[in-house]
RNA sequence: CGCAGAAAAAGGCAAACCUCCUGAAAAGGGGAGACGCAAAGCUUCUGGUCUAAGGGUGCGAACCUACGACAGCAGGGCUGCCUGA
Numbered sequence: 001c002g003c004a005g006a007a008a009a010a011g012g013c014a015a016a017c018c019u020c021c022u023g024a025a026a027a028g029g030g031g032a033g034a035c036g037c038a039a040a041g042c043u044u045c046u047g048g049u050c051u052a053a054g055g056g057u058g059c060g061a062a063c064c065u066a067c068g069a070c071a072g073c074a075g076g077g078c079u080g081c082c083u084g085a
Stems, first nucleotide, its partner, number of pairs: 003084003012037002018031005035072001041078003045075003048070003054065004
């Protein structure tokens, strides 16, 4: 440097539920809490998924739409701890 993650160590993160705040919503942030995670660290570049305020169509119901969101959906990119069964 590359590959791998069986056992271990030092540590790390924190799903759901509850709660407060932000948001139109999806969702995000704080607290509390652990389902899990070896990148569950970072990044929307690609695909996918969610939402639809605004915009569009419609008599209406509703439908379409991301410039909103998800990195704990997958792939890619960047960085990183321990170990070498």